Model confidence (mean pLDDT): 79 of 100. Two RNAs folded together computationally: RNase P RNA and transfer RNA, 455 nucleotides in total.
[in-house]
């Protein structure tokens, strides 16, 4: 230098005026602080957190899937195996079992899973020859995504794991590794084809709604009606004579079935559905498994410990913005040999709404760092 | 903010547990019928089945992300 592999970082800065939403001072004017992102996005997945009869057990469902670690957990992330791509850097990989069983494998082909199959060839018998007729046989043809181990030789009438030798598969067995898996050396003569992102089986996980969750206050209303369930209980005790306390027995479970514990029993725990009123406040509610920076110990990391320091929206039809001037990159005309100069034009995705961890899609253009290969020069 | 469905021809909708060249009805083009049109009869065009990837010998159908569009959910007695 030219072409490639990976990781990350930034995605407009600074001032000035003019506004917008929250906190804190204040009677009040006002002052003073703080205000969007890597994705704040799909909502694809794991948590925290609230109510549900506190959540147990089975079923069913849905999910995850090679191996060991990380985490609050997780489909995420690190590290390793296998497996397939490249010259290499490196990537990519839903990767558990097909001998538990059911299913399926069109079209073409002789034959598509049955220790199956003979179309052409090949060889062998029979007839006087064969183009006919009986049989061997599956190595080569041919089909085909996929043909019942491959190559080579030896046998054979032609053939064939028939037989050998390598490779390949199979279950054991050595070693090595916490495993996955690796590698070794005999041994089976090969018997067992794909598909599980068809059912399915085997191991793990998982109760369900969701912040419009859920509490509480205040305003209004017809404090309302239909159907579904259960069925006005039975017994003891105590009474101030209104009932209250225990027990049986009936009813209530967000998939279904049974359940401790609660809940209700006389008009009511409760469900379905329709009408009515209201579009108001105030918790939840933002400091937390918290980020960032820097140092130290443990790890190969992935994270995890300790120290220090710094940082923090909390609004509810929703704030977080214009307009100015400088500067910075980018783009498009003019000039200049050129370094650079004028002049204009926009500044990539996009935007919090209970919060946090991943994935995942969006993303103008800048820059930084490792590394592979090919040329060249030293 | 949340939860959940669907997307196949211009419009409505089929398509069974994945197989050759996806149809159906309306419209829509041509011809015939009529002096002419309307119905009617015959014919014919018209699909990258919403997009990108994957599994499979093979995807409208199975799986995963995207897209686009549509449907519900407040409190109070």
């Nucleotide at each position: 230098g030219c072409g490639g592999a990976u990781g990350g970082c930034u995605g407009g800065a600074u001032g000035a005026c003019c506004g917008c939403g929250g906190g804190c001072g204040g009677c009040a004017a006002c002052g003073u602080u703080c205000g969007a992102g890597g994705a704040a996005a799909g909502u694809c997945c794991g948590g925290a957190c609230u109510c549900c009869a506190c959540a147990a057990a089975g079923c069913a469902c849905g999910g995850u899937g090679c191996c060991g670690g990380g985490u609050a957990a997780c489909g995420c992330c690190c590290g390793g195996c296998g497996g397939g791509g490249g010259u290499a850097a490196c990537c990519c990989u839903a990767g558990g079992g097909a001998u538990a069983g059911c299913g399926c494998c069109a079209c073409a082909g002789a034959g598509a899973u049955g220790c199956a199959g003979a179309c052409g060839a090949c060889c062998c018998u029979c007839u006087a020859u064969a183009u006919g007729a009986g049989g061997g046989c599956c190595a080569a043809g041919g089909u085909g995504a996929a043909a019942c181990g491959g190559u080579g030789g030896g046998g054979u009438a032609a053939g064939a794991g028939c037989c050998c030798a390598c490779c390949g598969c199979g279950g054991a067995c050595g070693u090595g590794g916490c495993a996955a898996c690796a590698c070794g050396g005999a041994c089976g003569g090969c018997a067992c084809g794909g598909c599980a992102a068809g059912c399915c089986c085997c191991a793990c996980c998982g109760g369900g709604a969701g912040c419009a969750a859920u509490g509480c206050c205040a305003a209004a209303u017809a404090g309302g009606g239909a159907c579904c369930g259960c069925g006005u209980g039975c017994c003891g005790c105590c009474u101030u004579c209104g009932g209250g306390c225990g027990g049986c027995g009936g009813g209530g479970a967000g998939g279904c079935u049974u359940g401790a514990c609660c809940c209700c029993c006389a008009g009511c725990a409760g469900g379905u559905c329709c009408g009515g009123g209201u579009u108001g406040g105030c918790a939840g509610c933002u400091a937390g498994a918290g980020g960032c920076a820097c140092g130290u110990u443990g790890g190969u990391a992935a994270c995890a410990g300790c120290g220090c320091g710094u940082c923090c929206a909390g609004a509810u039809g929703a704030a977080u913005g214009g307009u100015c001037a400088u500067c910075c990159a980018u783009u498009u005309g003019g000039g200049g040999c050129g370094a650079c100069c004028c002049a204009a034009a926009g500044g990539a995705c996009a935007g919090a709404a209970u919060c946090c961890g991943g994935c995942u899609u969006a993303u103008a253009g800048g820059c930084c760092a490792u590394c592979c290969g090919c040329g060249c020069g030293u | 903010g949340g939860g959940c469905c669907a997307c196949u021809a211009g419009c409505u909708c089929a398509g069974g547990c994945g197989g050759u060249u996806a149809g159906a009805g309306c419209g829509c083009g041509g011809u015939c019928c009529u002096g002419a049109u309307a119905a009617g009869a015959c014919c014919g065009a018209g699909g990258u089945c919403u997009g990108u990837g994957g599994u499979u010998c093979g995807a409208g159908u199975c799986c995963a992300c995207a897209g686009u569009g549509g449907c519900c959910c407040a409190c109070c007695a």